[in-house]
RNA sequence: AGGUAAUUAGCUCAGAGGUAGAGCAUCUCUUUUACAAGGAGAGGGUCAUUGGUUCAAGUCCAAUAUUACCUA
Numbered sequence: 001a002g003g004u005a006a007u008u009a010g011c012u013c014a015g016a017g018g019u020a021g022a023g024c025a026u027c028u029c030u031u032u033u034a035c036a037a038g039g040a041g042a043g044g045g046u047c048a049u050u051g052g053u054u055c056a057a058g059u060c061c062a063a064u065a066u067u068a069c070c071u072a
Base pairs, nucleotide, nucleotide: 001071002070003069004068005067006066007065010024011023012022013021018055026042027041028040029039030038048064049063050062051061052060
């Protein structure tokens, strides 16, 4: 320099253009002599950034950024 893939909650990841979710973690309650496990609930997201298409974008398109890998 060229190419490919990825970017969504604190972490790991889902998410067929139509209300943003799960597990783990955190907090509260419950249970226990206590802890752990279990049960019930709560909080936490400008979906990497900018622009475009669309009635409507996490999703489609483009650019940029970061990370990983491949080629030179």
Molecule: transfer RNA
Organism: endosymbiont of Euscepes postfasciatus